A computed fold for a 532-nucleotide part of an RNA from a soil metagenome, annotated as large-subunit ribosomal RNA, domain I. Model confidence (mean pLDDT): 81 of 100. It matches the Rfam family "Bacterial large subunit ribosomal RNA".
[in-house]
Context: one part of a larger RNA
RNA sequence: GGCGCAUGGGGGAUGCCUUGGCGUCAGAAGGCGAUGAAGGGCGUGGAAGACUGCGAAAAGCUCGGGGUAGCUGUCAAGCAAGCGUUGAUCCCGAGAUACCCGAAUUAGCGGGCACUGAAUCCAUAGGUGCCUUGCGGCCAACCCGGUGAACUGAAACAUCUCAGUAACCGGAGGAAAAGAAAGAAAAAUCGAUUCCGUCAGUAGUGGCGAGCGAACGCGGAAUAGCCCAAACCGUGAGGGUUUUCCCACACGGGGUUGUAGGGCCUUUCACAUGAGAGUUACAAAGCCGUUGUCUAGCAGAACCGUGCAGGAACGCUGGACCAUAGAGGGUGACAGUCCCGUAAGCGAAAGACAAACGGUCUCUCGAGAGGUACCUGAGUAAGCUGGGCCACGUGGAAUCCCGGCUGAAUCUACGGGGACCAUCCCGUAAGGCUAAAUACUCUCUGACGACCGAUAGCAAACUCAGUAGAGCGAUUGAAAGGUGAGAAGAACCCCGUCGAGGGGAGUAAAGAGAACCUGAAACCAUGUGCCU
Numbered sequence: 001g002g003c004g005c006a007u008g009g010g011g012g013a014u015g016c017c018u019u020g021g022c023g024u025c026a027g028a029a030g031g032c033g034a035u036g037a038a039g040g041g042c043g044u045g046g047a048a049g050a051c052u053g054c055g056a057a058a059a060g061c062u063c064g065g066g067g068u069a070g071c072u073g074u075c076a077a078g079c080a081a082g083c084g085u086u087g088a089u090c091c092c093g094a095g096a097u098a099c100c101c102g103a104a105u106u107a108g109c110g111g112g113c114a115c116u117g118a119a120u121c122c123a124u125a126g127g128u129g130c131c132u133u134g135c136g137g138c139c140a141a142c143c144c145g146g147u148g149a150a151c152u153g154a155a156a157c158a159u160c161u162c163a164g165u166a167a168c169c170g171g172a173g174g175a176a177a178a179g180a181a182a183g184a185a186a187a188a189u190c191g192a193u194u195c196c197g198u199c200a201g202u203a204g205u206g207g208c209g210a211g212c213g214a215a216c217g218c219g220g221a222a223u224a225g226c227c228c229a230a231a232c233c234g235u236g237a238g239g240g241u242u243u244u245c246c247c248a249c250a251c252g253g254g255g256u257u258g259u260a261g262g263g264c265c266u267u268u269c270a271c272a273u274g275a276g277a278g279u280u281a282c283a284a285a286g287c288c289g290u291u292g293u294c295u296a297g298c299a300g301a302a303c304c305g306u307g308c309a310g311g312a313a314c315g316c317u318g319g320a321c322c323a324u325a326g327a328g329g330g331u332g333a334c335a336g337u338c339c340c341g342u343a344a345g346c347g348a349a350a351g352a353c354a355a356a357c358g359g360u361c362u363c364u365c366g367a368g369a370g371g372u373a374c375c376u377g378a379g380u381a382a383g384c385u386g387g388g389c390c391a392c393g394u395g396g397a398a399u400c401c402c403g404g405c406u407g408a409a410u411c412u413a414c415g416g417g418g419a420c421c422a423u424c425c426c427g428u429a430a431g432g433c434u435a436a437a438u439a440c441u442c443u444c445u446g447a448c449g450a451c452c453g454a455u456a457g458c459a460a461a462c463u464c465a466g467u468a469g470a471g472c473g474a475u476u477g478a479a480a481g482g483u484g485a486g487a488a489g490a491a492c493c494c495c496g497u498c499g500a501g502g503g504g505a506g507u508a509a510a511g512a513g514a515a516c517c518u519g520a521a522a523c524c525a526u527g528u529g530c531c532u
């Protein structure tokens, strides 16, 4: 020096664990804000660094309810000073206080009223003043609308695709949107919308490439239908004309549809001590009572002994018991009967919620026959042109929507049935509202998992994470869990620099000693065997 063995150091893998995550299901909630939010700053304790709470009334104040022996939050033990069976601390409900910034507002916009008041007579625009519990900002996804890419695919690329996606903007709700046929069809059929399954990767569309991709019908979920405008009548302080009539506006009645319906006129019958309906549309305010749920809680069965080994029994062993409770967790190792719980029950002064019922209250109530031809949404429908959207790329291209130019009909009417025409069939546009079935989860509660187990699982299990750190900034972004049953956290002695560290002693399972469970490998050392 090499190889091997042994013992250590070093290091933190592995095993075990879980305070934290991830996901699913069910229920709730689905908003907060000028009565100042979300989010921050600064304060606030006897002493006070951080977290939590709170706000100059500052780890809190008042009231009501629950609850019971201790309490003055956590890291974090000790000290000081106190509180509490005259019920504290704690939990729930209601109230008070609530600094500064922040929409941040002594502003702006909107609305109402009054006064004024142009071109321009009346008027209007505008102006001024007052009032205003209207709006503004924040918020995860879902929803509706506006604007709207590219990478990519087509094995290149331009139509096309990605995709009306991402992104940005506006708006609303707990859902939104859509919605009671100018529908779908082709059977003398169906009967608002939405969603799911199927039809069907079909019919189609497509540099007929890549791709895109229905509908009818059928089966389900859930079901709910209504109100205006107009004709006509009435009222009214406007205007024009004034014998009178006309025009416009406002309000009230009337009326709301396709088998057409309604108005008006004539005519027949009926009608209320009755019937029906109602707070999400259909008209609209509620109030009271009962029941229920939520926001604290209450109560809750049944086991002991011996020995074994052990630091410790919940283990082994022997004999019992409860069970509408043998879910789960904890306790010095594995506990139905030790503790918390669990099953089945019980409970609210106050606040909230929704539903049901009852009461109060509120609203509605005609039908037929004949005549008349008054009404039934106009710069609309449609056409042309240029686009868009429809599964449909201009195609034979209907339907629907938009810009421009034109521009109807009025029920003997009009629209549609995929160019167009006829027949036939279906419907009634140019006004509006509408629950449920459907989508989502920033959040709360409960349950669950052939989900993770500290390089995993959220980026974050840790007093100290969106922290430390990086970047001018927009942004980016970690590492870091485990002594022990209990600190019993090693009194005292010795070496050492009044060190670090170590040796005794003691507690203890200490080869669990805080750089602390287990403690692999690399690497290093000591001892020893063999070889050189």
Stems, first nucleotide, its partner, number of pairs: 001531009015517001016482002020452002022449007029441002031138002039101003042055003046079001049075003061095006070083003108135002110132007142173001143171005153160001157207001183190002194221005204212002225433003228377001232253005238247003258411001260376003263372007274365005286360006292353004297346002303319003307316002320337002322326001328340003382406007392418001413428005469476002489516001492504004